[in-house]
RNA sequence: GCCGAGGUAGCUCAGUGGUAGAGCAGCACGUUGGUAUCGUGCAGGUCGUGGGUUCGAUCCCCACUUUCGGCU
Numbered sequence: 001g002c003c004g005a006g007g008u009a010g011c012u013c014a015g016u017g018g019u020a021g022a023g024c025a026g027c028a029c030g031u032u033g034g035u036a037u038c039g040u041g042c043a044g045g046u047c048g049u050g051g052g053u054u055c056g057a058u059c060c061c062c063a064c065u066u067u068c069g070g071c072u
Base pairs, nucleotide, nucleotide: 001071002070003069004068005067006066007065010024011023012022013021018055026042027041028040029039030038048064049063050062051061052060
C1' cells in the first nucleotide's frame, strides 16, 4: 500500500428502515441469625466521528478514525 471483518450500557454481545435490548456487573428492597444464592424493582446509551439518501437511519451510501485478521 491492497483486501476483509469489527467499534451499540462498566464488561460480553443481540438488534437487516419506524421511540435501542439481554446476560453479567452496580444500587434499593424482600429472603437469612449473618453472608452467599434466589426473587422483585431501579439506574446506566449523543449506537466511533462527519456528511448524504429517506417522512423517518444503530440499520442503506460516502469519507475519516480506530481495533483485529490476511496479502504484498

Notes: A computed fold for a 72-nucleotide RNA from a Ktedonobacterales bacterium, annotated as transfer RNA. Its Rfam family is "tRNA". It is annotated as a transfer RNA. Rfam links the family to the GO term triplet codon-amino acid adaptor activity. The source organism's lineage runs through Bacteria, Bacillati, Chloroflexota, Ktedonobacteria and Ktedonobacterales. The sequence is in RNAcentral, with records from ENA. Model confidence (mean pLDDT): 84 of 100.